[in-house]
RNA sequence: AGGCGCCUAGCUCAAUUUGGUAGAGCACUGGUCUCCAAAACCAGCGGUUGUGGGUUCGAGUCCCGCGGCGCCUGCCA
Numbered sequence: 001a002g003g004c005g006c007c008u009a010g011c012u013c014a015a016u017u018u019g020g021u022a023g024a025g026c027a028c029u030g031g032u033c034u035c036c037a038a039a040a041c042c043a044g045c046g047g048u049u050g051u052g053g054g055u056u057c058g059a060g061u062c063c064c065g066c067g068g069c070g071c072c073u074g075c076c077a
Base pairs, nucleotide, nucleotide: 001073002072003071004070005069006068007067010026011025012024013023020057028044029043030042031041032040050066051065052064053063054062
C1' cells in the first nucleotide's frame, strides 16, 4: 500500500438472508423464600446500533467518507 471480516445494553452475542415495534443470556436493582446468606423463582432497570453524511414514507440492515480491532497479501529492512 492492497484485499477481506468485525464494531449493537456494563459484558458475551442475536436481529442484516427479505429495509418495517431494537432483543436474549449474564451482570445490576427490588421482592418472595431463609435465623442470615447463597441458590431458585417473580418483577424491574439498562441503547444517539463506532462516527459523519446520503438514499428511502421508513435504515442496526443499502451506498459513501472517516476511526478502531483482527486476518491475509505485497513492499522495505
Molecule: transfer RNA
Organism: Candidatus Limnocylindrales bacterium